[in-house]
Context: one part of a larger RNA
RNA sequence: UGACGGGGGCCCGCACAAGCGGUGGAGCAUGUGGUUUAAUUCGAUGCAACGCGAAGAACCUUACCUACUCUUGACAUCCAUGGAAUCUUGUAGAGAUAUGAGAGCGCCUUCGGGAACCAUGAGACAGGUGCUGCAUGGCUGUCGUCAGCUCGUGUUGUGAAAUGUUGGGUUAAGUCCCGCAACGAGCGCAACCCUUAUAUCUAGUUGCCAGCAGUAAGAUGGGGACUCUAGAUAGACUGCCAGUGAUAAACUGGAGGAAGGUGGGGAUGACGUCAAAUCAUCAUGCCCCUUAUGACUUGGGCUACACACGUGCUACAAUGGAUAGGAACAAAGAGAAGCGAGCUCGCGAGAGUAAGCAAACCUCACAAAACUAUUCUCAGUUCGGAUUGUAGUCUGCAACUCGACUACAUGAAGCUGGAAUCGCUAGUAAUCGCGAAUCAGAAUGUCGCGGUGAAUACGUUCCCGGGUCU
Repeated sequence: UGACGGGGGCCCGCACAAGCGGUGGAGCAUGUGGUUUAAUUCGAUGCAACGCGAAGAACCUUACCUACUCUUGACAUCCAUGGAAUCUUGUAGAGAUAUGAGAGCGCCUUCGGGAACCAUGAGACAGGUGCUGCAUGGCUGUCGUCAGCUCGUGUUGUGAAAUGUUGGGUUAAGUCCCGCAACGAGCGCAACCCUUAUAUCUAGUUGCCAGCAGUAAGAUGGGGACUCUAGAUAGACUGCCAGUGAUAAACUGGAGGAAGGUGGGGAUGACGUCAAAUCAUCAUGCCCCUUAUGACUUGGGCUACACACGUGCUACAAUGGAUAGGAACAAAGAGAAGCGAGCUCGCGAGAGUAAGCAAACCUCACAAAACUAUUCUCAGUUCGGAUUGUAGUCUGCAACUCGACUACAUGAAGCUGGAAUCGCUAGUAAUCGCGAAUCAGAAUGUCGCGGUGAAUACGUUCCCGGGUCU
């Protein structure tokens, strides 16, 4: 000077408390450990690994295993020789591949040849998801969006260092004010950025429809008022008032206002810490392999299963299940090898046909909880849906290992969950559906969108983490 303390003071945070809903018990989904295996590829391991890399393993992916093969190589540059390239096709084989047949002979040219491509040969070399993240770059997590971290000059001290940055107030904040051997400055804070909440102006199609005509229908004539869209602008600054305060900073209350004291949300992450993570995104030093640790192909595996853990979904029911009805009411997205209306067929998943739309126009696309009516009457049930059988649909060369979905039948555990533990302070929790990325197909995951919409916070003694002075 720091770090630490079951030392002290002050302060903060869903940290506790006050509440609401979960996990831990059941079934299933998914990840991990373990075990098994020819292989179950590799990485991630307290918080900060475990629905993580993976925004999607049937083949491919794929890195693993088995078997069959290749050795200048699947990929790049250089040299020589030959041939246009390319297309069709026979036989053998699981295929990679091996061996034949036929068609084709183009472009530029100084007629030597050249460009693209293919085959063969020689070597320089290629190649490596092989090792080391404790050799590295880059990128990332975490403390933490916590309020801190420093520097120049001056001054003090023999010096390491201190001061400034401490003190009195205040703030979300090293935010600001006052004081002070300090005076200034930088990176952080805040603001500038995006979005949302209000209004005005401009514009009026593909959007809208008040009045007029008109219709089955904003379909049409028409209109720009309204909604909406998207440009510009205004608006919020403790600006105004009162009180408190040290006449300060500021705090408390009030007015006006769509909004009030950072209005809500996002992006934004200081100096540094953990030899934190990643050599398997990529790049890269060293080491290692070079007829193999490289490359091609077939089939298998990553999907195994006594078990243990994490994260989720569905339930255990009456604030509910079932049936029916009224075109009840959204937002945000996506669409051309795509979204696919309508019509016909099918109980259905879907099939056939086919309009429109590169989309404020057409389509996906009926939002669902909600509301109304009937029924069930507390039961392992008309709860719950696992599991299993049969028959099918779709994608795709191909659903056996190993896909999703449909119909009929089957109808398991489960009656609210021990110790313990998690999330959340408002349009939040809870609950209800909708969409997208990846993607041929394959979400209970992830990322977004809106609908309905609470309870509680006395307070800081205690648990956890952090800041500051000592």

Small-subunit ribosomal RNA, 3' major domain from an uncultured bacterium, 470 nucleotides, folded computationally.